């Protein structure tokens, strides 16, 4: 140098172009005498920039960052 995958919650992952979701942490609260354990509720996220579109985490283009393969 080139070619391909990837970037979502604090972490590990989904996510049909029309409301961003799980687990696990994390608050707060019941339950217990307390603690672990368990149950109810909340907070918390789309890498950057453009383009398309009536809407874009999704689809295209550049950039960045990480991965693999080629040289």
């Nucleotide at each position: 140098g080139g070619g391909c995958c990837c970037a979502u919650a604090g972490u590990u992952c989904a996510g049909c172009g029309g409301u961003a979701g799980a687990a696990u942490g994390c608050g707060u609260c019941c339950a217990u005498g307390g603690c672990a354990u368990g149950g109810a509720c909340g907070a918390g996220g789309u890498c950057g920039g453009g383009g398309u579109u009536c809407g874009a985490c999704u689809c295209c283009c550049c950039g960045u960052g990480g991965g693999u393969c080629c040289a």
RNAcentral holds the sequence, with entries from ENA.
A computed fold for a 71-nucleotide RNA from a Candidatus Tayloriibacteriota bacterium, annotated as transfer RNA.
The source organism's lineage runs through Bacteria, Bacteria candidate phyla and Candidatus Tayloriibacteriota.
Rfam family: tRNA. Rfam's curators write: Transfer RNA (tRNA) molecules are approximately 80 nucleotides in length.